Predicted 3D model of a 72-nucleotide RNA (transfer RNA) from Anaerorhabdus furcosa.
């Protein structure tokens, strides 16, 4: 230098064109216990990035950056 995959919440997944993006576990605040642990309720937190497509993009196209992998 050329191809290929991949990026969503702190972390690890889900949503393959219809929208208030969903879940577990971390987190916070409550119950709940003498107390911790467990358990149970609430909350708050994500689409790498910039452009196109479309009535709509997390998803389809294209370019950048990031990670992985192949070939020379």
């Nucleotide at each position: 230098g050329c191809c290929c995959c991949u990026u969503u919440a702190g972390u690890u997944a889900a949503a393959u064109g219809g929208a208030u993006a969903u879940a577990a576990c971390a987190g916070u605040c409550c119950c709940c216990u003498c107390c911790u642990a467990a358990g149970g309720g609430a909350c708050a937190a994500u689409u790498g990035u910039g452009a196109g497509u479309u009535c709509g993009a997390u998803u389809c196209u294209c370019g950048c950056a990031g990670g992985g992998g192949g070939c020379g």
The RNAcentral record of the sequence draws on Rfam. Taxonomically the source falls in Anaerorhabdus (Bacteria, Bacillati, Erysipelotrichales, Erysipelotrichaceae). Rfam family: tRNA. Rfam classes the family as a transfer RNA. The coordinates come from a structure-prediction model, not an experiment, and the mean pLDDT is 82.